[in-house]
RNA sequence: AGAGUUUGAUCCUGGCUCAGGAUGAACGCUGGCGGCGUGCCUAACACAUGCAAGUCGAGCGAAACUGUUACGAUGAAGUUUUCUGAUGGAAUGUUUAUUGACUGAGCGGGGGACAGGUGAGAAACACGUGGGUAACCUGCCUCAUACACGGGGAUAACACUUCUAAAUGACUGCUAAUACCCCAUAAACACACACAAGCGCAUGGGUCCGAGUGAAAAACCCACACGGGAUGAGAUAGACCCCCGUCUGAUAAUCUAUUGGGAGGGGUAACGGCCCCCCCACGCGACGAUCAUUAUCCCACCUGAGAGGGUGACGCGGCCACAUUGUGACUAAGACACAGCCCCCACUCCUGGGGGAGGCAGCGGUGGGGGAUAUUGCACAAUGGGGGACAUCAUGAUGCAGCGACGCGGGGUGAGUGAAGUAGUAUUUUGGUAUGUAAUGCUUUAUCAGCAGGGAAGAAAAAAGAGGGUCCUUGACUAGGAAGCCCGGGUUAGUUAGGUGCCACCAGCGGCGUUAAUAGUUAGGGGCCAAGCUUUUUCGGGAUUUAUUGGGUGUAAAGGGAGGGUAGAGGGCAAUCCAAUUCGGAAGUGAAAUACCGGGGCUUACCCUGGGAAUUGUUUUGGAAACUGUAUGGUUGGAGUCAUGGAGAGGUAAGGGGAAUUCUUAGUGUAGGGGUGAAAUGGGUAGAUAUUAGGAGGACCCCCAGUGGGGAAGGGGGCUUAUUGGACAGUAACUGACGUUGAGGUUGGAAAGCGUGGGGACCAACCAGGAUUAGAUCCCUUGUUAUUCCACCCGUGUAAACGAUGAAUAUUAGGGUUGGUGGGCAAGGCCUCCCCGGUGCCGUAGCAAAACGCAGUAAGUAUUCCACCUGGGGAGUACGUUCGCAAGAAUGAAACUCAAAGGAAUUGACGGGGACCCGCACAAGCGGUGGAGCAUGGGGUUAAUUCGAAGGCAAGCGGAGAACCUUUCCAGACUUUGACCUUCCCGAUGGACGGCCAGGAACGGGUCCCGCCCUUUUGGGGCAGGCGAGACAGGUGGUGCAUGGUUGUCGUCAGCUCGUGUCGUGAGAUGUUGGGUUAAGUCCCGCAACGAGCGCAACCCCUGUCUUCAGUAGCCAGCAGGUGGAGCUGGGCACUCUGGGGGGACUGCCGGGGACAACCCGGAGGAAGGUGGGGAUGACGUCAAAUCAUCAUGCCCCUUAUGAUUUGGGCGACACACGUGCUACAAUGGCGCAGACAGAGGGAAGCGAACCGGCGAGGGGGAGCGAAUCCCAAAAACGGCGCCCCAGUUCGGAUUGUAGUCUGCAACCCGACUACAUGAAGCCGGAAUCGCUAGUAAUCGCGGAUCAGAACGCCGCGGUGAAUACGUUCCCGGGUCUUGCACACACCGCCCGUCA
Repeated sequence: AGAGUUUGAUCCUGGCUCAGGAUGAACGCUGGCGGCGUGCCUAACACAUGCAAGUCGAGCGAAACUGUUACGAUGAAGUUUUCUGAUGGAAUGUUUAUUGACUGAGCGGGGGACAGGUGAGAAACACGUGGGUAACCUGCCUCAUACACGGGGAUAACACUUCUAAAUGACUGCUAAUACCCCAUAAACACACACAAGCGCAUGGGUCCGAGUGAAAAACCCACACGGGAUGAGAUAGACCCCCGUCUGAUAAUCUAUUGGGAGGGGUAACGGCCCCCCCACGCGACGAUCAUUAUCCCACCUGAGAGGGUGACGCGGCCACAUUGUGACUAAGACACAGCCCCCACUCCUGGGGGAGGCAGCGGUGGGGGAUAUUGCACAAUGGGGGACAUCAUGAUGCAGCGACGCGGGGUGAGUGAAGUAGUAUUUUGGUAUGUAAUGCUUUAUCAGCAGGGAAGAAAAAAGAGGGUCCUUGACUAGGAAGCCCGGGUUAGUUAGGUGCCACCAGCGGCGUUAAUAGUUAGGGGCCAAGCUUUUUCGGGAUUUAUUGGGUGUAAAGGGAGGGUAGAGGGCAAUCCAAUUCGGAAGUGAAAUACCGGGGCUUACCCUGGGAAUUGUUUUGGAAACUGUAUGGUUGGAGUCAUGGAGAGGUAAGGGGAAUUCUUAGUGUAGGGGUGAAAUGGGUAGAUAUUAGGAGGACCCCCAGUGGGGAAGGGGGCUUAUUGGACAGUAACUGACGUUGAGGUUGGAAAGCGUGGGGACCAACCAGGAUUAGAUCCCUUGUUAUUCCACCCGUGUAAACGAUGAAUAUUAGGGUUGGUGGGCAAGGCCUCCCCGGUGCCGUAGCAAAACGCAGUAAGUAUUCCACCUGGGGAGUACGUUCGCAAGAAUGAAACUCAAAGGAAUUGACGGGGACCCGCACAAGCGGUGGAGCAUGGGGUUAAUUCGAAGGCAAGCGGAGAACCUUUCCAGACUUUGACCUUCCCGAUGGACGGCCAGGAACGGGUCCCGCCCUUUUGGGGCAGGCGAGACAGGUGGUGCAUGGUUGUCGUCAGCUCGUGUCGUGAGAUGUUGGGUUAAGUCCCGCAACGAGCGCAACCCCUGUCUUCAGUAGCCAGCAGGUGGAGCUGGGCACUCUGGGGGGACUGCCGGGGACAACCCGGAGGAAGGUGGGGAUGACGUCAAAUCAUCAUGCCCCUUAUGAUUUGGGCGACACACGUGCUACAAUGGCGCAGACAGAGGGAAGCGAACCGGCGAGGGGGAGCGAAUCCCAAAAACGGCGCCCCAGUUCGGAUUGUAGUCUGCAACCCGACUACAUGAAGCCGGAAUCGCUAGUAAUCGCGGAUCAGAACGCCGCGGUGAAUACGUUCCCGGGUCUUGCACACACCGCCCGUCA
């Protein structure tokens, strides 16, 4: 930083998509380690259970317990005894005092307003920012000042009684305090009053003095201390007010009753309609009120070059709001209070049914919702806050741990060596190549994990550590325990094979897949990233695709249809003042964290941390005065006004005029008129049309007329009058910026349509009739209604209302044209100059213009204001609103759907567009086809009628020849390494070919016969043959849309291109177009082109003329011989002819035309004249044209068969829409008789003569000839003579019968020919259609290939031998130029509507 996608290609416009970043993320596959972070986005849904706010006995009374002390009581064991007792004093219990490790309800104090959670509500002084409070409050803390004297009465706890299931209570009685109350006290405080000086923007505030009124305290102690009341100051925390900023919708435009203000009062910490009484009627709003939707806000976070855009999510931090929903207050320094209270609703739970209890948006946890989000953990050791004098107590705040690759950053999964390039795998042209130094192997290391030792700091003297034996460190041990995911046609780095066959799939976009898929699936190899990878969601970027930076509006989306004008915006010249704006200075603030820079600490990094800079903002203050602005007075250039002049279809109203149409009256006159491509309906003998005269009525306004003039636009056209608007010119008197634009609003606004009332001649939607047509609700025609005309103080408000171009101002080469005023002159002109206004045209610069084009009337250069646009469709539709009598108009979406839609230009193709030209294309002619019979192909049929060819460019085509064979097809039979090719192995020595037999034949079987070569010879080798096994053979099986080669066609049409240059942003153009000319892009001239190539032409072959050489097998003029006849013979090469070589024709010559060119016309000469005639020769390309069945060939398919062999059948069948031919229909003929003249070919498994017999096909025969010698071979039409006499015939010959001939193994299906007999249709052919322009058509026969035999076909040959072409309007095909185009698979295109 861009890329893909509209097109055949191009340039634009324009949307869609992608690459990069981010995410509280989720899904899929995979997962070794530790660190730092982070984790209900959904149901502010409901919650079991545990914990999260307790503390003080140094405030108080009572109780319980322990120890001790004291008092008295009872009095054990033991001792003593006269047995009565004495002594003794344990133990027990009571009372008093005291002690305090622990428990602890209550009174009291301070704390439960912090910390923690959530984002429902709220569009607001809620937040942010900066101010104000002279309108306020502040517990704990700090500082300062001076104080703290005496009394009093209660009450809980407790006890008794009592209600109740419980929760909670009720009565009576006793008691204490740092609880409560009263009084005393003061300089200070509060309130009110008075005086003085001075301050504030105002209400007002503070200071000094005087006097009056009012209000305080608490103690405890171990006597250091700690606490209490008052006042002041500070700090902290809060309250209120204000400027500015803060989402969307106008299809939400009006809203407001305490609403806005005033005086007074109440209330509050305090101001205030915060509340109340009275008075006034205001107040907010297009600078968006009110209403509706949505939403915590910010520091910040993501992205971006930035400006911006998005988010505010989670977490950290600041504020706000909330605590099941809603409401209320109490207490307090502070709450209208998450784990306080009262009330109402909903829900859940308990209940003895009367009544009660509860609130996880605290930490865990549960259910539910959801694509989705964790443990009912440890500790108060640290940090922090609460209580306490302290010790300490509590703390789900917090510190830690657990779970999750959710994110970021780190390290690892080894390193070195190693070619036998092994194996395996994949592929292969089978040679190899890739995986690949990769692995195995050898050497070596140990970060992480695992095992075993040592062992911190974090708590500033000792002790005390949840985490945790953690970080760190040492040793031994083993390469071991540790790699996946996505992608590979383009975008976008990276490829082959198999299978699949528009199926299955893929896909972000365009797209891929229909038998060779680099795009689906699998495998091998490859690429990217990596403990992750990919997909999905969302955001910004790319997107200058909302454009401030930084876009547009003639044709791509987009100028309002037009005026005047309100708000607003922006505004002439020269001054003065101010300082709102602006500029720069200083100061305050802009929390911290984050981000940036450069330091420090964790091995590094993430992370943490000290500093700097930054935070582009805002406030205050003092300056400057150029610009903008306020104010003031000037000025005249912008703008306007008075007076003068001319021009004009400008508007409105009234009057009268004209030609024509129609109707009507009367006359003349007679059969048609009218209309159309052609007709008909309609009108006319009841007199039309035509014509003459008169009348009626409505609408319109010829010529002038123009590229003209006027108007804001719509629009306006005979004349006169009245009235009226605007513009222009010249003069320069007046005003003095009064000007520009203009949202809303307002005015006029074509045609059609609507309302009421007139009018109605023409024209004419609707409608009716006639035509056209397959139909014709169209076009054409005959009629005809509304409408068209007028009035209205009726309404509509739209058009391709267009220059598809908003208005205004200034400025930027010219040329030409029109109107007007004025001027000059050497003058009275068709001269010339300046100025102003209008209106078209050409054209330079310029237009970051896409091109087309625009160009002083800009679409140029600038400024101002308004309107409008943001992909196509849905749709100018729906809903809502406004307007309208209605029809409708204005405003104006979304769902859904597509990847385009579109503009300009380019090249083609196409056009029932144009211009020019050519062709047997038409025309002019000649002969056919289409009708008949037959042949042949096609078609349909069939067991098979093998297959292919299918408009032209298939159909007498492949097939230059199907009885078997051919032959592929069908029905059978038979065979399996094979009919054919190559090679190898094995064993054995056999035994091919042929004859005969059975059999339908073949293979096969039986039988007989025959039986290889070399050699060193009882042997060995080779060939051939056989058996078995495998590689393989074989396939006329598929694909001509996988191919080569070959061919058809446009078309023997004149075209198709290239190099360099030039033009164009480019596709492309130019050249190749133009003027002529040609058969021709043939040639000439001109030209931003100059040259060149493939085609054209020529070179090649045949033919036409001459010459030269040669002269047998050809020829025979002259000479000689000779026959029944004959170049038969000698001889000759003159002629014909044959075959080689040359000449000849080139617009060369003459005349005319033409640009003096090319060239054209005519002529001479010549065998031939303007490429002499014919052939071969086929440019770039088109039709996925034809052929896999000529051949070759990739891939696929079959392998006891889709191969091979064989018998028979079929390709020959037959309802024929069809194609190509033959023969005819007759007298230009048929038949008979005799007679004449070719060319080109073929011949040895051949052509076959003479001669003989047969009516004949043929047979016998076998001379000659491998051919200028012989044979096929007779040419026929033709000419002569004769018959026929217009008929289904002496035409025509189909069909059929009989008898034959030939070929061949064979003639039934299924050959050709002959003879005799039979004698069909057919008397010249509908619509339509084919060929041919001269030795041509037509007509006549001859030959050849294929071939045993079998042409009416095909390929050739000669004989006889015409007619016509005015011409290019039309049909068909083609070429060049041009034009239109929404086509490019290219008109057999594209595409619209209806129906299914």

The prediction has a mean pLDDT of 80. Predicted 3D model of a 1396-nucleotide RNA (small-subunit ribosomal RNA) from an uncultured bacterium. It matches the Rfam family "Bacterial small subunit ribosomal RNA". The RNAcentral record of the sequence draws on ENA and Greengenes.